The part of an RNA shown here (large-subunit ribosomal RNA, domain II) has 691 nucleotides and comes from a Rhizobiaceae bacterium. Its mean pLDDT, the model's own confidence on a scale to 100, is 85. The full RNA is in RNAcentral, with records from ENA.
[in-house]
Context: one part of a larger RNA
RNA sequence: GCCAACGAGUUACUUUCAGUAGCAAGGUUAAGGCAGAGACAGCCGGAGCCGAAGCGAAAGCGAGUCUGAAAAGGGCGUGCAGUUGCUGGGAGUAGACCCGAAACUGGGUGAGCUAUCCAUGGCCAAGGUGAAGCGAGGGUAAUGCCUCGUGGAGGCCCGAACCGGUAUAUGUUACAAAAUGUUCGGAUGAGCUGUGGAUAGGGGUGAAAUGCCAAACGAACCCAGAGAUAGCUGGUUCUCGCCGAAAUAACUUUAGGGUUAGCGUCGCACCGAUGAAUAGCGGGGGUAAAGCACUGACUGAGGUAGGGGCCUACACGGCUACCGAACUUAAUCAAACUCUGAAUACCGUUAUUUUAGGGCGGCAGUCGGACUACGGGAGAUGAGUUUCGUGGUCGAGAGGGAUACAGCCCAGACCGUCAGCUAAGGUCCCGGAGUGAUAGCUAAGUGGGAAAGGAUGUGGAGUUACCGAGACAGCCAGGAGGUUGGCUUAGAAGCAGCCACCCUUGAAAGAGUGCGUAAUAGCUCACUGGUCGAGUGAUUCUGCGCCGAAAAUAUAACGGGGCUCAAGCUAUCCACCGAAGCUACGGGUUUUUUGUGAACUGCGGUUCACAGGGAGCAGUAGGCGAGCGUUCUGCCAUGUUGAAGCCAUACCGGAAGGAGUGGUGGAGUGAGCAGAAGUGAGAAUGUUGGC
Numbered sequence: 001g002c003c004a005a006c007g008a009g010u011u012a013c014u015u016u017c018a019g020u021a022g023c024a025a026g027g028u029u030a031a032g033g034c035a036g037a038g039a040c041a042g043c044c045g046g047a048g049c050c051g052a053a054g055c056g057a058a059a060g061c062g063a064g065u066c067u068g069a070a071a072a073g074g075g076c077g078u079g080c081a082g083u084u085g086c087u088g089g090g091a092g093u094a095g096a097c098c099c100g101a102a103a104c105u106g107g108g109u110g111a112g113c114u115a116u117c118c119a120u121g122g123c124c125a126a127g128g129u130g131a132a133g134c135g136a137g138g139g140u141a142a143u144g145c146c147u148c149g150u151g152g153a154g155g156c157c158c159g160a161a162c163c164g165g166u167a168u169a170u171g172u173u174a175c176a177a178a179a180u181g182u183u184c185g186g187a188u189g190a191g192c193u194g195u196g197g198a199u200a201g202g203g204g205u206g207a208a209a210u211g212c213c214a215a216a217c218g219a220a221c222c223c224a225g226a227g228a229u230a231g232c233u234g235g236u237u238c239u240c241g242c243c244g245a246a247a248u249a250a251c252u253u254u255a256g257g258g259u260u261a262g263c264g265u266c267g268c269a270c271c272g273a274u275g276a277a278u279a280g281c282g283g284g285g286g287u288a289a290a291g292c293a294c295u296g297a298c299u300g301a302g303g304u305a306g307g308g309g310c311c312u313a314c315a316c317g318g319c320u321a322c323c324g325a326a327c328u329u330a331a332u333c334a335a336a337c338u339c340u341g342a343a344u345a346c347c348g349u350u351a352u353u354u355u356a357g358g359g360c361g362g363c364a365g366u367c368g369g370a371c372u373a374c375g376g377g378a379g380a381u382g383a384g385u386u387u388c389g390u391g392g393u394c395g396a397g398a399g400g401g402a403u404a405c406a407g408c409c410c411a412g413a414c415c416g417u418c419a420g421c422u423a424a425g426g427u428c429c430c431g432g433a434g435u436g437a438u439a440g441c442u443a444a445g446u447g448g449g450a451a452a453g454g455a456u457g458u459g460g461a462g463u464u465a466c467c468g469a470g471a472c473a474g475c476c477a478g479g480a481g482g483u484u485g486g487c488u489u490a491g492a493a494g495c496a497g498c499c500a501c502c503c504u505u506g507a508a509a510g511a512g513u514g515c516g517u518a519a520u521a522g523c524u525c526a527c528u529g530g531u532c533g534a535g536u537g538a539u540u541c542u543g544c545g546c547c548g549a550a551a552a553u554a555u556a557a558c559g560g561g562g563c564u565c566a567a568g569c570u571a572u573c574c575a576c577c578g579a580a581g582c583u584a585c586g587g588g589u590u591u592u593u594u595g596u597g598a599a600c601u602g603c604g605g606u607u608c609a610c611a612g613g614g615a616g617c618a619g620u621a622g623g624c625g626a627g628c629g630u631u632c633u634g635c636c637a638u639g640u641u642g643a644a645g646c647c648a649u650a651c652c653g654g655a656a657g658g659a660g661u662g663g664u665g666g667a668g669u670g671a672g673c674a675g676a677a678g679u680g681a682g683a684a685u686g687u688u689g690g691c
Base pairs, nucleotide, nucleotide: 001691002690003689004688005687006686011094012093013092014091015090016089017088018087019086020085021084022083023082026050027049028048032044033043034042054061055060064076065075066074067073097235098234100232104225105224106223107222108221109220115199116198117197118196119195120194121193122192123191124189127157128156129154133150134149135148136147137146138145162186163185164184167182168181169180170179201217203213204212205211210219238627239626240625241624242623243622248261249260250259251258252257262366263365264363265362266361267360268359270358271357275354276353277352278351279350280349281348282347283346289340290338291337295334296333297332299330300329301328302327306323307322308320309319310318311317369394370393371392372391373390374389375388376387377386378385399410400409401408414587415586416585417584419583420582421581425577426576427575428561429560430559434574436573437572438571439570440569441568447563453547454546457544458543459542460541461540462539463538464537465536466535474531475530476529477528478527480504481503482502485499486498487497510525514523515522588617589616590615591614592613593612594611595610596609597608598607599606600605628680630677631676632675633674634673635672636670637669638668645664646663647662648661649660651658652657
């Protein structure tokens, strides 16, 4: 891992609601007993309980009573049948659907591992160093001292046993739940070690690491309380039908949990048009927009008071190309501004269409929501961000489209059909359907990713200037004189700089557009003539393009191929494809209504069956309904003329499922109607077994 078996809402009591049955102003027995022996049967037993009357703290009164001075008001009552079983849905108390802690407490068991201690034993090759002391000699006045010897000290040195475990390699389903090889530390000591003993868990021991206390110690292990508790995680077993949520509010030692409300479902011999949509009519509003009348903000101009500066001064004052409230004027801004002011929304009412709505009661689930569009806040007018509001989808929604893609677009799947029409989106090939039509655009593979910004790309619509009295571009020619203008300067001659910028000739020519020189010179331009012969400049708006454009495995920014008067873009039109949408035909089922029939009836009706019409039938949590199957029991059947089980099989049923036949098998089994449950397995790192 697979297979098989086992594996989770039970039981008792109390209570509530529904169904059902008995009796009914009553209902009912409990313990116990009697007879009996197949009792889930029968008969006693009325103790008690519930109901039939309430109100008040109570005395008490009573369809009333309490409060109160009150015949006032107010509170609670007075109408409406209960009660006892059984069955089912909930709740409570119990382990209470099942498995699961870490822990806590009690009583015990452990120091044969290890920590420390006590008692008593054992062990430490070989080599080195050579303390004290002692002896001898020398030396001294005598000591001290010196030399030689002897001696054998030391948590001394080197190094086996022994004890340890530094580094590294191997090992890592190992030789081994800590080893092996090499290397390394101690090795007469705070040494190592045998045996016996001591200390025990709220504890011991600890040269102290929270270490060790029998291979897992921040509190050992075993058993018990015990099925501890678990607002947490996981799991929770057959089928079909009807409806179908929520992820919000308030409160919460509350935020991943609850309670109540909201939203779901089922019931009611409760109410009876109250619900929804649209249209008309009638309302209030202060949002969007807009505006500046208020409150503020804010820019320019004018400008008064005031201020600064200057003059004057004894004072009055004067001047000012400075600043500048208020005020005037022009242009603006505002969630906490409004002289104004929508669309929606909301409230009321009438009409039409439609089918809900409310009340009471049983049972829930939900309180992590997600994205998208629009209106806001927070943030950086960031986020697949966060927080509100309104709608949608997902959640709980399949199908078609978007390459793939919960939340986008289309569209809501009862079943069947080798029928048709459409939606979104598409129609060259992959690929179903147009190589469709008309008129344009794009040259960038733009289409098929991106900004500020940039540009004689190109199409369209304008405005304006020049132009057959010859424009624009090119080419030929002129571009002069006073004069080197004056100043400045070493120089300044059109061309460093300052000032002025005239006059003449002429077709035209600046006291000079640029290059250039030390300054001149030189080249050139403006301007003019000729040549040529038709449009040439400037500018505004707009369509489609261009640049801007760099990323990490591989083209890789159309799904691909590929596409250029497109298979791209714009506008218009026709046809077709395309879904579980719609239609057609057949069928099922729910509900409603009509009809017929049957049964029951308290005569109001209820239930069932069939037929016709209408409306439905996606679905998680969840509510409700109807069934299938398993084991056992009763009645009743069946089996050696062959039960169950197993194998095969083209049968039946809407499903769970159920037959028939044949074989095998060799002794039990079961239709129907009831009853009772250890009643259904794929998941729980489930349990056990097998492989």